RNA sequence: GCUCUCGUAGUUCAGUCGGAUAGAGCGUUGGCCUCCGAAGCCGAAGAUCCGGGUUCGAGUCCCGGCGAGAGCG
Numbered sequence: 001g002c003u004c005u006c007g008u009a010g011u012u013c014a015g016u017c018g019g020a021u022a023g024a025g026c027g028u029u030g031g032c033c034u035c036c037g038a039a040g041c042c043g044a045a046g047a048u049c050c051g052g053g054u055u056c057g058a059g060u061c062c063c064g065g066c067g068a069g070a071g072c073g
Stems, first nucleotide, its partner, number of pairs: 001072007010026004019056001028044005049065005
């Protein structure tokens, strides 16, 4: 330099052929329970890498950029 794959919550992941409120485990936090804590139960906060485009509608499709990984030279 070229090709391919990937980028979603603090972390690990899901998100179907584009469809209405973006979910889950762990973690954080409030409450219940308890003598206290753990466990258990109920609740809350928290994310689509950035910028454009297509579309009635984009996490998903297209283009560019940034970043990570793999392969080739």
The prediction has a mean pLDDT of 81. Transfer RNA from Verrucomicrobia bacterium UBA1183, 73 nucleotides, folded computationally. It matches the Rfam family "tRNA". From the family's description: Transfer RNA (tRNA) molecules are approximately 80 nucleotides in length. The family's RNA type in Rfam is transfer RNA.